Background:
A computed fold for a 572-nucleotide part of an RNA from Pyxidiophora sp., annotated as small-subunit ribosomal RNA, 5' domain. It matches the Rfam family "Eukaryotic small subunit ribosomal RNA". Clan: SSU clan. The RNAcentral record of the full RNA draws on ENA and SILVA.

[in-house]
Context: one part of a larger RNA
RNA sequence: UAUGCUUGUCUCAAAGAUUAAGCCAUGCAUGUCUAAGUAUAAGCAAUUAUACCGUGAAACUGCGAAUGGCUCAUUAAAUCAGUUAUCGUUUAUUUGAUAGUACCUUUCUACAUGGAUAACUGUGGUAAUUCUAGAGCUAAUACAUGCUAAAAACCCCGACUUCGGAAGGGGUGUAUUUAUUAGAUAAAAAACCAUCGUCUUCGGACUUUUUGGUGAUUCAUAAUAACUUAACGUAGCGCAUGGCCUUGUGCUGGCGCAAAAUCAUUCAAAUACCUGCCCUAUCAAGCUUAGAUGUGAGGGUAGUGUCCUCACAUGCUUUUGACGGGUAACGGGGAAUUAGGGUUCGACUCCGGAGAGGGAGCCUGAGAAAUGGCUACCACAUCCAAGGAAGGCAGCAGGCGCGCAAAUUACCCAAUCCCGACACGGGGAGGUAGUGACAAGAAAUACUGAUACAGGACUCUUUUGGGUCUUGUAAUUAGAAUGAGAACAAUUUAAAACCAUUAACGAGGAACAAUUGGAGGGCAAGUCUGGUGCCAGCAGCCGCGGUAAUUCCAGCUCCAAUAGCGUAUAUU
Numbered sequence: 001u002a003u004g005c006u007u008g009u010c011u012c013a014a015a016g017a018u019u020a021a022g023c024c025a026u027g028c029a030u031g032u033c034u035a036a037g038u039a040u041a042a043g044c045a046a047u048u049a050u051a052c053c054g055u056g057a058a059a060c061u062g063c064g065a066a067u068g069g070c071u072c073a074u075u076a077a078a079u080c081a082g083u084u085a086u087c088g089u090u091u092a093u094u095u096g097a098u099a100g101u102a103c104c105u106u107u108c109u110a111c112a113u114g115g116a117u118a119a120c121u122g123u124g125g126u127a128a129u130u131c132u133a134g135a136g137c138u139a140a141u142a143c144a145u146g147c148u149a150a151a152a153a154c155c156c157c158g159a160c161u162u163c164g165g166a167a168g169g170g171g172u173g174u175a176u177u178u179a180u181u182a183g184a185u186a187a188a189a190a191a192c193c194a195u196c197g198u199c200u201u202c203g204g205a206c207u208u209u210u211u212g213g214u215g216a217u218u219c220a221u222a223a224u225a226a227c228u229u230a231a232c233g234u235a236g237c238g239c240a241u242g243g244c245c246u247u248g249u250g251c252u253g254g255c256g257c258a259a260a261a262u263c264a265u266u267c268a269a270a271u272a273c274c275u276g277c278c279c280u281a282u283c284a285a286g287c288u289u290a291g292a293u294g295u296g297a298g299g300g301u302a303g304u305g306u307c308c309u310c311a312c313a314u315g316c317u318u319u320u321g322a323c324g325g326g327u328a329a330c331g332g333g334g335a336a337u338u339a340g341g342g343u344u345c346g347a348c349u350c351c352g353g354a355g356a357g358g359g360a361g362c363c364u365g366a367g368a369a370a371u372g373g374c375u376a377c378c379a380c381a382u383c384c385a386a387g388g389a390a391g392g393c394a395g396c397a398g399g400c401g402c403g404c405a406a407a408u409u410a411c412c413c414a415a416u417c418c419c420g421a422c423a424c425g426g427g428g429a430g431g432u433a434g435u436g437a438c439a440a441g442a443a444a445u446a447c448u449g450a451u452a453c454a455g456g457a458c459u460c461u462u463u464u465g466g467g468u469c470u471u472g473u474a475a476u477u478a479g480a481a482u483g484a485g486a487a488c489a490a491u492u493u494a495a496a497a498c499c500a501u502u503a504a505c506g507a508g509g510a511a512c513a514a515u516u517g518g519a520g521g522g523c524a525a526g527u528c529u530g531g532u533g534c535c536a537g538c539a540g541c542c543g544c545g546g547u548a549a550u551u552c553c554a555g556c557u558c559c560a561a562u563a564g565c566g567u568a569u570a571u572u
Stems, first nucleotide, its partner, number of pairs: 001568005009442003015435001016402001022400003026397003031063002037060002043055002061421001070355003080276003084272003089269002095264004109235001113144002120136002123133003153172005160165001173232002175228001177226006197206003212219001234258001236257004242252003245248001278326003285317003292314008330352003334345004357378002360375003380391001382389002408433001410432003416429001417427003447479003451474010485505001487502001489501001515561005520542002526556001528555004537544002
């Protein structure tokens, strides 16, 4: 693990892995809205509202759908585990920081620019689909376009010049790409040439220089010259309305929401270092111009790298078992057994990997080589009016098939959490019931007298006996005790059910009745009875059975474990 017989209570609880990663009817399992993106529903509801303002189907927009759940087919230095690394990279979200520079020239939109489109209305097509065509409207945080503020400093060019200087002109936000520069520093003492300063007691004295981090960088950071068909620097929304006066529908202003480039952070991811794996030699050599091992350059990638291309070199692994084959092989945490050492198992609830009928390719996106996304091919297979159309349960239920072998087409988002524009919606994640002798735990099936009988020990000794204590056997009797069951009720619960509480009911042998295997030995327990007669059968093994069977078939009695016990198989 399966199966046979049996089964009263309570708790807990695995469960279509093994065989077919075989096939699937039907239903559901991923959606989502706040004061705060978009409302003229010819929707509802009305009233502080004579554009709208409440609520709000639909639809556009945004986000999610890459999580979760399932399965273990592949896979043997692969996965995985421990370890180290990214000075070799990407990262939506979270949280924290940050942005005065935009126009290229002076009558210009900046108190606000442009054109669409859905929903809607109406006309239609097809046998058919979550198919859609034509026409008519209308929105934006959709799609586009596009202004604005200083001062200083610095760098170029530079008319003119008494060579000391300089009027004037141009450029300089962040980000991108390329090149260049800075990004320092082991210690001490002098001398010479030219030159500039400060102090001076006129001998002389020299005094300053900025530089973060690491074990380590071409790091962080800064600067210069250019570069960019392409990034950002808010044409948004809600709630409150305040303060200044030069009373203009002036200037200024609070709290949020949303959106944003960059830097960090977080959640991660992707690669890589070292060490470690079962059986096999009836596998000894293997790889290599179809990249094998390395070097240089380039391409590609988020990035490293023969990942790819070109050129060059000739290497690399191997009896310390390469390469090949097998595996009824996903790896680990772990499980069983065990004195110690070991042996066997690990599909399965946690971590990592892989996969969605088989291969392959791709779109979107921060993230997928996604399958409850798309496109082909192969294999299956559904509807059809035969022209076409649609499909992927190794999600939850459920069905067929396969088999020794495995549950309900139930209820719910109340809990735990996740997603969303979100306190509100959704979630077969998950929870709750149902099935369930997979395992595991607790634990009923009776208790106590009296009487009768049979003992035992002690005692009194009037040995025929009487007491005290005690052990059993009884188709005699008596008494109490309780839950199994069933049930008002409240409780429980999302709603129930169960449990735990609890009124009224509920035990006398014919119940409310315990079984499964055994009784020669191993191995606890019959030389009892009837039947059978080397037959029928038993028996793991030894053996039993041929007319007195301790072993078969039965009855009685007994033994073992007990709500369980037997059998088969695997394993220690």